[in-house]
Context: one part of a larger RNA
Molecule: small-subunit ribosomal RNA, central domain
Organism: Chlamydomonas sphaeroides
RNA sequence: UUGGGCGUAAAGCGUCUGUAGGUGGCCCGUAAAGUCUAAUGUCAAAUACCAGGGCUCAACCUUGGACCGGCAUUGGAGAACUCACGGGCUUGAGUACGGUAGAGGCAGAGGGAAUUCCACGUGGAGCGGUGAAAUGCGUAGAGAUGUGGAGGAACACCAGUGGCGAAGGCGCUCUGCUGGGCCGAGACUGACACUGAGAGACGAAAGCUGGGGGAGUGAAUAGGAUUAGAUACCCUAGUAAUCCCAGCUGUAAACUAUGGAGACUAAGUGGUCCCUUUGGGGCUGCUGUAGCUAACGCGUUAAGUCUCCCGCCUGGGGAGUAUGCUCGCAAGAGUGAAACUC
Repeated sequence: UUGGGCGUAAAGCGUCUGUAGGUGGCCCGUAAAGUCUAAUGUCAAAUACCAGGGCUCAACCUUGGACCGGCAUUGGAGAACUCACGGGCUUGAGUACGGUAGAGGCAGAGGGAAUUCCACGUGGAGCGGUGAAAUGCGUAGAGAUGUGGAGGAACACCAGUGGCGAAGGCGCUCUGCUGGGCCGAGACUGACACUGAGAGACGAAAGCUGGGGGAGUGAAUAGGAUUAGAUACCCUAGUAAUCCCAGCUGUAAACUAUGGAGACUAAGUGGUCCCUUUGGGGCUGCUGUAGCUAACGCGUUAAGUCUCCCGCCUGGGGAGUAUGCUCGCAAGAGUGAAACUC
C1' cells in the first nucleotide's frame, strides 16, 4: 500500500465559520468526454500458464502456442448512467410574514442577606480551635449584644436527569442593544446544497504583562500539633491568585471518552416548548423489539441498515522525549522521530 478499524482494547481535531477539492434533488432536449466495441501498433528476452520434447524419473534444460489486460491511433455503436451545455420544476436549502419559550451574548443602573473591618454604647473574663491540645485573640476591655458606617465578592429560596448556547459555558432585579431556535401559514427565490485539506474565529481553570481592586477563601510561607520522622493530612495566621479593564497564552477526563449531513428501520412511558385538540411538530430523558457488539452495552438522540465528506489509528517502552521549524514576554504550545530494548 491493499485491507481492517476509531464508546471502554491504538484511534473523532475542544468547537464553529469557510477557501480549494470531493460529493450532490426531479423532468425535458442537444452533444458524445467518461462508457461499450472492432482493427492496427506496442507492451524485449527470461520467468509464469497450456501442449510437446531431452537428461533412466524429477528438479533442470528446451520447442511451439495462447488468453486476459494496459497505452496510443483510427473506425463504429447507442443514449441507460456520470460529465458538459440549454430549458423547466419544487420536495432539499434559503428569504419574507404572524406568533412563541429561554441563566444565549454585550453594556448600564439598582437591591437585599451574610462575612470582615471601623466608630460609639451596654458588659466584664474569657474567646477561638481540636480526636485531645497548642500556637493565636483578650482587663491597653476581647468574645457576646445594640446602633451607625465602609468595602469587596457571590447572588439563598424559586431550582427541576428544567431551559439556552457551536463548544467553552450561562442563574438577584430592571432597562437598552443584539445572536440563534421552534411553531403556524404557506407568499417569494429556484438546487442557491453537504462536507471541508490549508486558513480564520471562539475557547474552563491555571499562568503572564500593564493599570486598578482586595471582603472572604487561600498555592507559597511562618508558627502550633501529630509522628520514629511529617518538607503532609488537623489547627492559627497568611503572600500570589481568585475580582475589574486592556492585551497575551490556547491547553483540560475541553467526555456522550461516541466528527458532520441525509435517508430508512417495533413499541411503551416521563419532562419541556409551540400549534391545535381523535391530534401534529421541535428538543430532552428512561425502558425496550429487530439488528449490532469480544463483552459491557447501544437501540428512531444507534454503537442498527446505507450514501457522501473530513479527521485519526497500525505492538509495549523509549516518548509526546530529542532535533528542526512555526507561534509565545515567559511558562510553554503546535508539528514530531530514531537508536536501543521487550